[in-house]
Context: one part of a larger RNA
């Protein structure tokens, strides 16, 4: 360590529950609020943090009812209490503060006021009251006489604002998408935003509808109908009437005409205007006017009031059971019973009619509240004749041009609305009936109300449910819209179970223990112990058995030897596995994956083809020339039911464009002919499955669009208003004075002088290099260095502008860690021809990667090819006969063309000749023509094999055609064949064809998708074979004849070679060859020329001739040239073959790369090649022998079963209903383990666990089946005891404490900072502050310790800050203005500090506070019950003036103040020096503040301590010069004017007295307490900052002080 068993842990599925939730249904009910809602903040309990209830009367207070022995809420205890109490239900006080918020104001729950009333000396406190606008109604009153505008004041007069805005009307109004793009269109008048209503709302009693023998308000269903239109006639949109149900309800005004009343006119007759009554309300026209006729019953009613009744807000009465078993418990079982108008549910210690709540059936209200409405009041209810005269809705109808809504897009476009303009008639009118006319009908506009049937449900009450059961079900069963992220708008979790009862574990024991654990004890159990019901699985771990340290692996699988166990003892079972043989995982995706392409750490859980219309097919049921309902009404056992309802659908007849005819029609003038139909009769409506079409439509998944939605300028741009900050050191412009200098100027020099987006450099602000770091310290930093640092400079509060839009010294830069269009929510499940994912099983068939088209190529149609069911019935493939056309390979060269050679021989070219004419030559180019030889895709005189076509004839299958349902394929890839392309390159690319993979396993090829063989239904330790093999790895093999020597076999070319072997031809050769050997090689002559020389051998030219058996005017060496060697050649030895050459076979060189590798390895002379021949081996092929299952059958049997996409099929299993029979406390689910049955999904069965429900059968619904989607939650591994503990400023002893100390706390040494790493506020946190305890978690280690956890406590102001004073930028904003709405901007006013105003100092004192508390001692405002003083102003309205009141730069200027003496230490060699401490003495100083001759003086009380010399100023404060950019406002304050009361007990002074509100105050503040997620090297306004050294706030060193940075 690994396997296996077995007991653990972790962890929290599984099962089995249910308080929550999710869907409906039916009542009732549809509102609440100035009488202060909704919703909150804050109190409120004896102890009291939450929740809940409740207001200062605060878990309650009266009081009418109900009910009752107990009661004081969740929620236990302890303590006190209560009894017609607690409890319920009506009606009633009270009901802090915010909040429409309403007295002014505001950063909600806070401030800060006027009035009146109470009180008081005057306050203080209490009470009540003052918001705005519209309404009414009074009063007041300008211009202006009356008079109105404005203004004032009343009002038990109104609004406001919330709620489900869910339903409704009305305004404004998108995009994504769809049209496979896209612009009219669409999606859509939809989201969204806004106005306004109600319990309904709109609509509504015809200026309709539409052609019927007419209908007669709206509304809402059914159906007409996807019909008729409409449309880029595209995508899509889509009526109406008529029919058949629901509810049904019809009025009222204007006018005309008559009267009364008020103003005006007035010619006094009367006219006009208004308001008030009557009258009157309509289309066969109607009413008025005139006459006639009625004054009274009847019918109604949507208006008030209202008895009885009913309901509702609490209650109530309420039948009938015992025992015995078995258990901890009885409801169980068994027996033996009752009750039922009550067997609905629930509880109780398992399952209960009878035990308890209840159930059925009854009974009930002091009060309120609805509902109905007996009855009352009021109100309406009158016509006829007649047709002359009036009346009947005007800026209207209509009409032009824009537009909009109508199912209807401008169309031929009617009707209806209107922005803009014009502009009628008056019942003999008008208006419509789908451009217009006509005709003929059918209504009566420009005024107005109307119930019901219809929509919707936030809260209430009850009831159900083939709806969830804690990852379900609402986000939320739990104290969730919580915690927690975010400035914000807005996102937004997780978390459920003990037990019948807490009986929640008295004691004792270990241990630092309040943590754990052991005993005991309670229970049925405690493996039910508060981390609790079962308690898988991942993971980790103990014990045993067996294995394992020479081994090399997708972990198995098949064989198999040792050991161990077990018990029914058998040919038994288990468990482990030395050793051998085959053996490279899944999913996707592809042409093809172990691939080194993609995903997945593991386990649990959860996660995807649904449903609704409609429409086809196909099964199956009814009924059939028929079939069938819909809304909607009845019943009803409340139901998934029955019965009715014939409106309407499809059928049963069609042809035509229609009229129309009709077994036929259309075409024609007719006939004929042809199209279409009929002769041939099935349909319809249910359920069930496939399929399409709308719709999110299998599921996850976008960059994006767009919203008259919103939220953000606390980050960051710019801008506004008010503040603050810039150490030091240089340099020295104008100017100006002096001098020179000029007629005067200019100029110059020297001073003075102090300018500058001037220079040098700290703070400060920035971001150039570098280096680190980059799972940081840090989501931007950190170390060295660097750049500006008087300026267009930094920076602090407070304010403004913002999403197609701000802002930008401008980079598309920045607008909250977001930017070429922020963030949030919504439209929105946007589209997604893209990529991923898709869940249980068997069976049977089975592709495709092509054609044609395509804004089309990785998508789609539609054909090819597949698969079912229907028919048809030999027609299929294949075979052979017979007959066709063709123009390939081939071959040819007649055509067309290319293209050799040789003869011929025109023509031309060169050459000689040539006065011309004629000639000549020719190894130059060349037609024709001949002979020879030869090419072609786009040449053919010719021409097959195949293949295609029909005929016939076999073929009954390997099939074929046809109609219908479904489909998937349109990326292919290799090999051989026959081409293009390309280099006769590619595993290249494109086509024919074949075969294979794809979708194909198994044998061979070492290993290898596409090659070779060969198509797997299972089993089988039988046989025979195919390719392929037979020496060993490795199953099988001998023999013969030959070859190869090269490890050639077992990689290669061109081109070399006396390898070798076969085969030919040919020289030569006993008249003696080839090779060796040994002689010989000679002479003219040193040939000639040539050279300096050239003698055989530098060249050139000639190479001839003599003696020889041979012997070159010389093959090659060599020499300056000669010489020397040697060859040819020829004898002489030897004695038999020897040479040259062609074709073959098998080998050899050529043959150099990067870990070592070209047989698979050893090895191998065959165990290599080749030829022959005769065995074996060898697959999942075939054959035996057995089973499955499919299909045909003649019934005897036969065939067949590889399989991806994809088709048919037949099953299994989950939940959950419903009948029917069961099981369970003697133990049910779940769960762990083992057997056992099925082909398989799966099923039983034993034991243990477990503690209450659960299964079978027939059926019937689905949220029904998991390994993958970088899926979604939670658990747990790994990597790993690894990296890291966060500035290298530093620790180290001694001691205490204590169970334990590197870390706590004293001491002491040591380091560090020191313009901070000290000290003191502001903003922000908000108890971090002290004290006493405590150590789980937090602190990156420890911890006794802590900013941590507990519990107490602590923050004191007239004078410090802020309100009560002012005002700035800038918000808000009464009238009015502007704008469909919302709502904008702004006057008066009123908010708004960063700023202007404005009275306290010192000392002490606590664990924690102090200008506050305490001491002294001061100073401001107000008030006047009291004392005194003075003697005329003084308050109030209004309003003017000073003043408040201001820039940058530089330059000056002044106080004040430092002791003696003793001791003792310390330094020193020593001191009287110098430092420290104590102790004393004189002296001097001094706050606020007052007074003050302005020189000082007093001041409680506290505090310091020397020298003729040193000293800081930037601060406050004042003066001054200069400069150009020229520098806040209002109030307090002081003066004057001026209104209008009044006062003598007034008003002022002084003195004394009284009175002085609210909020903040603790603590941390360059930081562990703030802003960065963190005790984070980051950021963070402002004031003070000591010494030496220096110019310096720079270096460096130190003090006071604080620190060593939590391993």
């Nucleotide at each position: 360590a690994g396997c296996a068993a077995c007991u653990g842990g972790u962890g929290g599925a599984u099962a089995c529950c249910u308080u929550g939730g999710c869907g409906a249904c039916a009542c009732a009910a549809g509102g609440c609020g100035a009488a202060g809602a909704a919703g909150g903040a804050c109190g409120u309990g004896g102890u009291a943090a939450g929740c809940u209830g409740c207001g200062a009367u605060a878990a309650g207070c009266u009081u009418c009812g109900g009910a009752u022995a107990g009661c004081g809420g969740c929620a236990a205890a302890c303590a006190c209490g209560c009894u017609u109490a607690a409890c319920c239900g009506g009606a009633g006080a009270u009901u802090u503060c915010c909040u429409a918020a309403u007295g002014g104001g505001g950063a909600a729950a806070c401030c800060c006021a006027g009035c009146g009333g109470u009180u008081u000396a005057a306050a203080a406190c209490c009470c009540g009251u003052u918001a705005u606008c519209c309404c009414a109604g009074a009063c007041c009153c300008a211009a202006u006489a009356c008079a109105u505008a404005a203004g004032u004041c009343u009002g038990u007069g109104g609004a406001a604002g919330c709620a489900a805005u869910a339903c409704c009307c009305g305004c404004u109004g998108a995009a994504c998408u769809g049209a496979a793009a896209c612009a009219u269109c669409u999606a859509a008048g939809u989201a969204a935003g806004c106005g306004g209503a109600g319990g309904a709302a709109a609509a509504g009693a015809a200026a309709g509808c539409g052609a019927a023998u007419g209908c007669g308000a709206u509304u809402c269903c059914c159906c007409c109908a996807g019909u008729a239109g409409u449309g880029g006639c595209g995508a899509a949109c889509g009526a109406a009437a008529a029919g058949g149900g629901a509810u049904c309800a019809g009025c009222c005004c204007a006018a005309a005409c008559c009267a009364a009343c008020u103003g005006g006119a007035u010619u006094u007759a009367u006219c006009c205007a208004g308001c008030u009554g009557g009258g009157g309300u309509u289309g066969u026209a109607g009413g008025g006017u005139u006459c006639c006729g009625u004054u009274a019953c009847u019918g109604g009613u949507a208006u008030u009031c209202a008895a009885a009744u009913u309901g509702u807000u609490a209650g109530u009465u309420u039948a009938a059971u015992c025992a015995a078993c078995u258990g901890g418990g009885a409801a169980g079982u068994u027996g033996a019973g009752c009750c039922a108008u009550a067997g609905a549910g629930g509880g109780u210690g398992a399952u209960a009619g009878c035990c308890c709540c209840g159930u059925a059936a009854g009974c009930g209200a002091a009060a309120g509240c609805a509902a109905c409405g007996a009855g009352a009041a009021a109100c309406c209810u009158a016509g006829g004749a007649g047709u002359a005269c009036c009346c009947u809705g005007a800026g209207u109808a209509g009409c032009a041009c824009g537009g909009g809504a109508c199912a209807c897009g401008u169309g031929a476009a009617a009707c209806c609305c209107u922005g803009u303009g014009u502009g009628a008639a008056u019942c003999u009118g008008c208006g419509c009936a789908g451009a217009c006319c006509a005709c003929u009908g059918c209504g009566u506009a420009a005024g107005g109300c109307u119930a019901a049937a219809u929509a919707c449900u936030a809260a209430g009450u009850g009831u159900c449910g083939a709806c969830c059961g804690a990852u379900a079900g609402u986000g939320a069963a739990c104290c969730a819209g919580u915690a927690c992220c975010g400035u914000g708008a807005g996102g937004g979790a997780a978390a459920g179970g003990u037990g019948a009862a807490a009986a929640g574990u008295a004691c004792c024991c270990c241990u630092u223990u309040u943590a754990g654990g052991g005993g005991a004890g309670u229970g049925a159990a405690a493996u039910a112990g508060u981390a609790c019901u079962u308690g898988a699985a991942a993971c980790c771990a103990g014990u045993u058995g067996c294995u394992u340290a020479c081994a090399a692996g997708c972990u198995g699988u098949c064989g198999g030897a040792g050991c161990c166990c077990c018990c029914u003892u058998g040919u038994g079972g288990g468990g482990u596995g030395a050793c051998g043989g085959c053996g490279u995982a899944c999913c996707u995706u592809u042409u093809g994956c172990a691939u080194a392409a993609u995903g997945g750490g593991c386990c649990u859980g959860g996660g995807a083809g649904u449903u609704a219309u409609u429409g086809u097919c196909u099964g199956u049921a009814g009924c059939a020339a028929g079939c069938u309902u819909a809304a909607g009404g009845u019943c009803u056992u409340a139901c998934g039911g029955a019965c009715u309802g014939c409106a309407g659908g499809c059928g049963a007849a069609g042809c035509g464009a229609a009229a129309g005819c009709g077994a036929g029609u259309c075409u024609u003038a007719a006939c004929a002919g042809g199209g279409c139909g009929a002769u041939u009769g099935a349909g319809u409506u249910g359920c069930a499955g496939g399929c399409a079409a709308u719709a999110g439509a299998c599921c996850c998944g976008a960059a994006a669009c767009g919203g008259a939605g919103g939220u953000g300028a606390u980050c960051u741009a710019u801008c506004c208003a008010u503040g603050g900050c810039c150490a030091g050191g240089u340099u020295g412009a104008a100017g100006c004075a002096u001098c020179g200098g000029u007629a005067a100027a200019a100029c110059g020099a020297c001073g003075u002088g102090g300018a500058g987006g001037a220079c040098c450099g700290a703070a400060c602000a920035c971001a150039c290099a570098u280096a680190g770091c980059u799972u940081g310290a840090g989501a931007a930093c950190u170390g060295u260095g660097g750049u500006g640092a008087u300026g267009a400079g930094c920076u602090g509060u407070g304010g403004a502008u913002a999403g197609g839009a701000g802002u930008g010294a401008a980079a598309g830069g920045c607008u909250a860690a977001u930017c070429a269009a922020a963030c949030c929510c919504c439209g929105u499940g946007a589209u997604a021809g893209c990529u991923g994912g898709u869940u249980c099983u068997u069976u049977c068939c089975g592709a495709a990667a092509u054609a044609u088209a395509u804004u089309u190529a990785g998508g789609u149609a539609u054909a090819g090819c597949c698969u079912c069911a229907u028919g048809c019935g030999c027609u299929g493939a294949c075979u052979g006969u017979u007959g066709g056309g063709g123009g390939u390979a081939g071959a040819g060269c007649a055509c067309u063309g290319a293209a050799a050679a040789a003869g011929c021989u025109a023509g031309g070219g060169c050459c000689c000749a040539u006065a011309c004419c004629c000639g000549g030559g020719u190894a130059c180019c060349a037609a024709c023509c001949u002979u020879u030889a030869c090419c072609a895709a786009a040449c053919u005189c010719c021409g097959a094999a195949u293949a295609c076509c029909a005929a016939c004839a076999g073929g009954u299958g390997u099939a074929g055609c046809a109609u219908g349902g479904g489909a998937g394929u349109c990326a292919g890839a290799c090999u051989g064949c026959g081409g293009g392309u390309g280099a006769u390159a590619a595993u290249a690319u494109c086509c024919g064809u074949a075969g294979u993979c794809g979708a194909g396993a198994g044998g061979g090829a070492a290993a290898c998708a596409g090659c070779c063989c060969a198509g797997a239904c299972c089993a089988c330790c039988a046989a025979u074979u195919a390719a392929g093999g037979u020496c060993c790895c490795u199953a099988a093999a001998u023999a013969a004849c030959g070859c190869u020597a090269a490890g050639u076999g077992g990689a290669a070319a061109a081109g070399g070679a006396g390898g070798u072997g076969g085969a030919u031809u040919u020289a030569c050769a006993u008249u003696g060859a080839c090779a060796a050997u040994a002689g010989g090689g000679a002479u003219g002559u040193u040939g000639g020329c040539u050279u300096a020389g050239a003698g055989g051998c530098a060249g050139c030219c000639a190479u001839c001739a003599u003696u020889u058996a041979a012997a070159a005017a010389g093959u090659g060496c060599g020499u300056a040239a000669c010489a020397g060697c040697u060859u040819a050649c020829c004898u002489a030895u030897c004695g038999a073959g020897u040479g040259a050459a062609u074709c073959u076979g098998c080998g050899c060189c050529g043959a150099a790369a990067a870990u070592g590798a070209u047989c698979g390895g050893g090895a191998c002379u065959a165990a290599g090649c080749g030829u022959u021949a005769u065995a074996c081996c060898g697959a999942a092929a075939u054959u035996g022998u057995g089973g499955g299952c499919u299909c045909c059958u003649u019934c005897g049997g036969g065939a067949g079963c590889a399989g991806u996409a994809g088709g048919a099929a037949a099953g299994c299993g989950u939940u959950c209903c419903u009948g029917c029979a069961g099981g369970g406390a003697c133990g049910a689910a779940g769960c762990c383990a083992u057997c056992u049955c099925g082909c398989g999904a799966g099923g039983g069965g034993u034991g243990g666990u477990g503690g209450a429900c659960c299964g079978g059968c027939a059926g019937g619904a689905a949220g029904u089946g998991a390994g993958u989607a970088u899926c979604c939650a939670g658990g747990c591994u790994u990597a790993a005891g690894u990296a890291a503990c966060g500035a290298u400023a530093a620790a180290u002893c001694c001691g205490g404490u204590g169970a334990g100390a590197a870390u706590c706390c004293g001491g002491a040494u040591c380091g560090c900072c020191g313009a901070a790493a000290g000290g003191a506020u502001a903003a922000g946190g908000u108890u971090u502050c002290c004290u006493g305890g405590g150590c789980u978690a937090g602190g990156u280690u420890c911890g006794u310790c802590c900013g941590c956890c507990c519990a107490g406590g602590g923050u004191u102001a007239g004078u410090c800050g802020g309100g009560a004073g002012c005002u700035a930028a800038g918000g808000c904003g009464a009238g009015g203005c502007c704008g469909u709405a919302a709502g904008g901007a702004g006057u008066a006013g009123u908010c708004g500090a960063u700023g202007c105003a404005c009275a306290c100092a010192c000392g002490g004192u606590u664990a924690a506070u102090a200008u506050u508390c305490c001491g002294u001692g001061a100073c401001c405002a107000a008030u006047u019950a009291u004392a005194c003083a003075a003697c005329u102003a003084u308050c109030u309205u209004a309003g003017a003036a000073g003043g408040g009141a201001c820039g940058g730069a530089g330059u000056c200027a002044a106080g004040c103040g430092u002791c003696g003496c003793a001791a003792u230490a310390u330094c020193u060699a020593a001191u009287u020096a110098c430092u420290a401490u104590u102790g004393u003495g004189a002296g001097g100083a001094c706050a606020a503040u007052g007074c003050u001759a302005c020189g000082g003086c007093a001041g409680c009380g506290u505090u310091c301590g020397u020298a003729u010399g040193c000293g800081a100023u930037u601060a406050a404060u004042g003066a001054c010069u200069u400069c150009c950019a020229g520098g806040a406002a209002a109030a307090g304050c002081u003066u004057c004017u001026u209104u209008g009361u009044u006062a003598a007990c007034u008003a002022u002074g002084u003195a004394g007295a009284u009175u002085g509100c609210c909020c903040g105050u603790a603590c941390c503040g360059c930081a562990a307490a703030c802003c960065g997620a963190c005790a984070c090297a980051g950021g963070u306004a402002u004031c003070c900052g000591a010494g030496a050294u220096g110019a310096g706030u720079a270096u460096u060193c130190u003090a006071a002080g604080g620190c060593g940075c939590g391993u």
Molecule: large-subunit ribosomal RNA, half A
Organism: Opitutia bacterium